About this RNA: Predicted 3D model of RNase P RNA and transfer RNA as a complex of 408 nucleotides. It holds a member of the Rfam family "Bacterial RNase P class A". Rfam classes the family as a ribozyme. From the family's description: Ribonuclease P (RNase P) is a ubiquitous endoribonuclease, found in archaea, bacteria and eukarya as well as chloroplasts and mitochondria. Gene Ontology terms of the family: tRNA processing, ribonuclease P activity and dimeric ribonuclease P complex.
This record gives sequence, structure tokens and C1' cells, in this order.
RNA sequence: UGAGCGGGUCGGACGGUCGCGGGGCGAAAGCCGCGAGGAAAGUCCGAGCUCCACAGGGCAGGGUGCCGGGUAACACCCGGCGGAGGCGACUUCAGGGAAAGUGCAACAGAGAUAUACCGCAUGUGGAAACACGUGUAAGGGUGGAAAGGCGAGGUAAGAGCUCACCGACGGCAUGGCGACUUGUCCGUCCUGUAAACCCCAUCCGGAGCAAGAUUGCUGGCAGAGCGUGGCGGCCCGUCACAUUGCCUAAUAAUCGCUUGAGCCUGUUGGUAACAGCAGGCCUAGAUAGAUGACCGUUCAAGACAAAACUCGGCUUACAGAUCCGACUCAUAUC
RNA sequence: GUAUGCGUAGCUCAGUAGGAUAGAGCAACUGCCUCCUAAGCAGUAGGUCCCCAGUUCAAUUCUGGGCGCGUACA
Repeated sequence: UGAGCGGGUCGGACGGUCGCGGGGCGAAAGCCGCGAGGAAAGUCCGAGCUCCACAGGGCAGGGUGCCGGGUAACACCCGGCGGAGGCGACUUCAGGGAAAGUGCAACAGAGAUAUACCGCAUGUGGAAACACGUGUAAGGGUGGAAAGGCGAGGUAAGAGCUCACCGACGGCAUGGCGACUUGUCCGUCCUGUAAACCCCAUCCGGAGCAAGAUUGCUGGCAGAGCGUGGCGGCCCGUCACAUUGCCUAAUAAUCGCUUGAGCCUGUUGGUAACAGCAGGCCUAGAUAGAUGACCGUUCAAGACAAAACUCGGCUUACAGAUCCGACUCAUAUC
Repeated sequence: GUAUGCGUAGCUCAGUAGGAUAGAGCAACUGCCUCCUAAGCAGUAGGUCCCCAGUUCAAUUCUGGGCGCGUACA
């Protein structure tokens, strides 16, 4: 200098005028202060919160899936292991079990988990061509996949039949908390598919703020029945009720409604995710639903998009600007 | 806002424990029939199985993400 890798931040700014939604002060007029996002989105996971259910048991159903840790929890995050890709920084993987069982593997091919079509060797018949047997899995052909690979020995021809090397699985030992690694063995040679059923381990009650609570208003049914109601997948079974119980429709106000597993700074522990401690901060809360309009200056001329109970994640959309790395490779010079 | 379902020919729908030429009815087109039209008969064409990835030898079908449309709840 060029090409990359990993991580972060911002995503118009300033001023003026007039509005809109909350809050505070005030008797009022009015004054003061606050007012969208990194995704507010998809609603895909995990929770808080609320109501219903919750003696106990069984059957279903669903999620997760290498190891260790973090967390309120997770399918998230961090650090490792193994596979794959890259010269490399680094990236990526739904990554348990096919040696428990069942299913499936179309077409092609002789044969798809077992087989003899061609070939090779050999036996019988035959003058021969050839036919019928037997052995064979080396070679050919089919296929995504054909009985571990390759070489030598061996053989009638062949074959892990035997041997060397390599591979896979298993046993034992070594190091590691562990996934796993390394070594060794007079052990074995096994098709693929579990995002097919399934097995193993582990977790899960249902519904959702239009949840629900309080107050008020309207109509109806039953009122001592083996009735009514609850058990929001089902069953066994079980519980509650009678000076009230239940249902339907419509609808108003208040609460839920924003201080929270909160944010910022420093520090300690930890490789890290994260946790502890100290100090500081308060940062929308509507219910037909606010966050806007106009003017001026300026620059690079402003992307995706906008709350509706609240958090932690993931995924998807996003013009551009900018920062960090004792990160990498190539070339040149010293 | 919350929950839930669907997407296959121009239209309405089948299909699927994964096997490759994806079907049916109506509509369209061509021919026959008829003086002509309709009906009828014979035939033909028409498909990004909504899109993008993944699993698998193989995906309309299984899994994940996206897009579009619908339904219910005060």
C1' cells in the first nucleotide's frame, strides 16, 4: 500500500413560532418539566403478573438433546470438544442412540440386507456350438448406497482365507471435572434414514391485560333436584353449594398502567458469559388513541420503521457515517 | 392487541406415514354434429404445488425463516 477477519457506536444537528398527550405547582390566568425504537416488527422461544385448576394415580400430547458453566428462565449467552470450510485471522453445525425393535430405500439393477446377470474356475452330457449343476465376490454393468481400502501371499478360480499398512467399532490403560485425547490388544469388520415410527435422558397444568379486580345499571332461569357448578386433552376419582345459585346480552367509571430480574459510572472476582459492592439517575402511559406542522441556518441531504401490561432472548428489515483490535494474508522498503 | 387456520391450473377443490408423467369438475382452445347457436361427442393446451434455506439418494409432503389472505375474542 492492497485485500480481508472480528467487535462496537450513531443513524441528521442547531435555533424560533404554533399545537398535541401525561405530570407538578397555582383560586384562576398561566408557569415549569417530560414525551418512541434498535428493531417499538414477526409473535418464534423463555419468564414476571393475573384468573381458573391443583388429595393422589394412570394414559396421551409437546419441547429440549456433544461437554462444562452463566441466568429468574430459555430453544438464549460464554468457554471448550468433535465434524466441515478457509493459506490465515476466523467462520459454521437440530452435534444423543441405526450393536433394542418396526418401517422405508421409487426407477435402474441378477441382487437393496440379500444375491450369481455377464465373467472366472470346475463337474456331467454333447462331435461341436451349447445346456444343466457346483464354487466364487477379485473384474464388468446398475445405483445416492453393493458386504472396510490397498498391496503381497495363497488358490482350480477366488475370497480377511493369511500377512503388512491404513480406517472403523469394541476392551484395557493414560491425561482431562467432562465432551474427548493419546497409546495398546492372540478382540471384531457392522448399508443409509430417527427434520420416519421409536428408544434413552430431561423438562412441561390451562388461558391470557379484550387476563382480571372493584363499583353501578338491564333481562332471564332454577330454587331441596342421584340437582347445579368446577377439574380448559381424557379417564378413574374427587371437591363445593343452599337465607341464594347460575346464565345471557349490552355498557360506564376507576384500578391493573409503569420503579423495573431497571439504567449509567467506578471498582472487585472470573479467560468469558456473568456476579458482588459503592455512588448517581427517574426515563411516554393514551383508551378513537399524543409524539406533529411551518420557517431559518448547516452538512454527507437523513435508511428500516413507530409504543398499547412488562421484561430476557432469537429472527427478520435497515441508505449511510464512524470507532477499536499487541487481528490475518500478500507485496515493497529498512 | 391476543389466539388460530389457510396458500396446488383462470375458478372451486383432491392428493400425501416422502418415490419424481401432480389429478378432478367448471372455464379456455381445436375438430365433429347443425342452415347457425346452445347442448352433446372427440381431443388439446395450461402448474415457480406462495417464496427462501435446511434434512434426505429423493421434498407439493418433513423442519426453520419470510410474504400474503382469512376467522374468533370486548